[in-house]
Predicted 3D model of a 143-nucleotide RNA (c-di-AMP riboswitch aptamer (ydaO/yuaA leader)) from a Candidatus Methylomirabilota bacterium. The coordinates come from a structure-prediction model, not an experiment, and the mean pLDDT is 78.
This record gives sequence, structure tokens and C1' cells, in this order.
RNA sequence: AGGCCGCAAACGCCGAGUUCCCGUCAGGGAAGCGGGGGACCCAAUUCAAGGGGUGAGUCCCCGACGGCCGAGGAGCCGUCGGGAUAGGGUAAACUCCCAACCCGAACCCGUCAGCUAACCCCGUAGGCGUGAAGGGAGCAAAG
Repeated sequence: AGGCCGCAAACGCCGAGUUCCCGUCAGGGAAGCGGGGGACCCAAUUCAAGGGGUGAGUCCCCGACGGCCGAGGAGCCGUCGGGAUAGGGUAAACUCCCAACCCGAACCCGUCAGCUAACCCCGUAGGCGUGAAGGGAGCAAAG
């Protein structure tokens, strides 16, 4: 001097997941934010290995395994693995564009949900740490 690992503070990032109050510390309440259910009108009207919801996390293809139907084949459903992709993310007012990189999960309802005024209900968790945290344009604000 460079690299790697860990810890702390500070500063941030993804996300609706933030702030305040009370508390006997179990929890409760309010605001903000996010989401669901729910008329007329309108739309729609068949489908059972059904359908729907949160979320960026969707669609398609290939392989393996299991299952459904079937005379067989074709087909369909599920799980796992791989590829590709709709989409999402990469700080410091906001929006857009380019580039590179990363993600493209998980869970819930239980046969039921189009839209939806009134009205009703639920959530407010969790994770990350030096990066392309690069470049450009517009708008806003201030002087």
C1' cells in the first nucleotide's frame, strides 16, 4: 500500500410497513400509508386437479418424478431442476432516458369475491451495507 473477515457509530437502501400517545410491558389507541370486501348503472354469464387475493415476482419452453382422464395415444394438474421473459430494484426534491448489474420469491382465502356510492374489514413486517452510490435531459425550488 492492497485484499479479506467481524463489530460499532453514522448515513442510507428495498418495502405500505412511518410518526405520536397510553400502558399493569401482555398490549391498546390515533394519524399517515398500503390493501381487501361491498349496490344501482355498466360489464360479464359454459369449464373442478375450480376460482380469487397480497406482492415487481408473470407468461412460455425443456427435462425428471408423481397424479388425473382415457382402450391406447394425445392432453391436463402438481413438485423439483434448467432456460427465457412481462415486470421490479440500484440513496440523498421529483420525473424521464441510456448503460451495466441484481431480483424475477413467498404466502393467504377455502368453493366464494367483475366494477362499485354508502358501509364494513385487514396490514403497518422483514431484509440489506460500499455498489454502475454511473451518465444525460426535463421540471421544481431558491437567489